A computed fold for an 82-nucleotide RNA, annotated as c-di-GMP-I riboswitch aptamer.

[in-house]
RNA sequence: AACCGAAAAGGGCAAACCUGUCGUAAGGCAGGGACGCAAAGUCAUGGGUCCAUUGAACUUGAUGGAUUGCCAGACUGCCGAA
Numbered sequence: 001a002a003c004c005g006a007a008a009a010g011g012g013c014a015a016a017c018c019u020g021u022c023g024u025a026a027g028g029c030a031g032g033g034a035c036g037c038a039a040a041g042u043c044a045u046g047g048g049u050c051c052a053u054u055g056a057a058c059u060u061g062a063u064g065g066a067u068u069g070c071c072a073g074a075c076u077g078c079c080g081a082a
Stems, first nucleotide, its partner, number of pairs: 004080002012037002017032006035069001041075003045072003048067009
């Protein structure tokens, strides 16, 4: 340094659900709350899923959007037992 990831230390994030708010929606943001997470940090680049509009016409296409806590890829990063 790379791989790896502990009944380790100190910290970090925060699913469902509830409240408020924004959005046609998927969903976002803030507060509460913890199911989990060693990248659950960042980026919609590829695939997946979801929503809206629309063409064809009955399961597919186009456009726009959402999701990085679905997977991959890129960049960055704390700790150090085996």
Rfam family: c-di-GMP-I riboswitch aptamer. From the family's description: GEMM was predicted in a large-scale screen for bacterial structured RNA regulatory elements. The sequence was found by an Rfam model in a public genome assembly. The coordinates come from a structure-prediction model, not an experiment, and the mean pLDDT is 84.